Source information:
This is a predicted structure of a 150-nucleotide RNA (glmS glucosamine-6-phosphate activated ribozyme aptamer). Its Rfam family is "glmS glucosamine-6-phosphate activated ribozyme aptamer". The family's RNA type in Rfam is riboswitch. The sequence was found by an Rfam model in a public genome assembly.
């Protein structure tokens, strides 16, 4: 470097189902149970998590998890010419706030096809968001001590 085998991991608006609802060939078996967008430095603790779409409600209810938020610690970045210590703000696109602009979805519904006794599920085609991000503009903030170099 190449090949083979075994094991483990992979999922994260994600998984599961003892309630509820529904179906059947019914002492049993099955179906349903959140549609995508966005979101991750690591650890611990707390909280129990952004945005809209559909629907006007079983997307009811519950359990587990979770990239959210907060606090602390560590690491990293920016802020002084550099380093150390400290501080502030952030997270490898590594300051904050505000105004404006651009782009981007899937499901549901409809149509067609497939599976199933059925509830229902799967597939194909087309349309339609908001937040964040991005871009631009403005405002604010971009430090202290010591040492070294000049």
């Nucleotide at each position: 470097c190449a090949g083979a085998a075994a094991c483990u991991a992979u999922u994260a608006g994600c998984g599961c189902c003892g309630g509820g609802g529904c179906c059947c060939u019914c002492u049993g078996g099955g179906c349903u149970g959140a549609c995508g967008a966005g979101g991750c430095u690591g650890g611990c603790a707390g909280u129990g998590a952004u945005c809209g779409a559909a629907a006007c409600a079983u997307u009811c209810g519950g359990c587990g998890g979770a990239u959210g938020c907060u606090g602390c610690c560590a690491c990293g970045g920016u802020c002084c010419g550099c380093a150390g210590c400290g501080g502030a703000c952030c997270g490898a696109c590594a300051g904050a706030a505000a105004a404006g602009a651009u782009a981007c979805a899937a499901a549901a519904a409809c149509c067609a096809g497939a599976a199933g006794c059925a509830a229902u599920u799967c597939u194909g085609a087309a349309a339609c968001a908001g937040a964040a991000u991005u871009c631009c503009u403005u405002u604010c903030a971009g430090c202290g001590c010591u040492g070294c170099a000049g």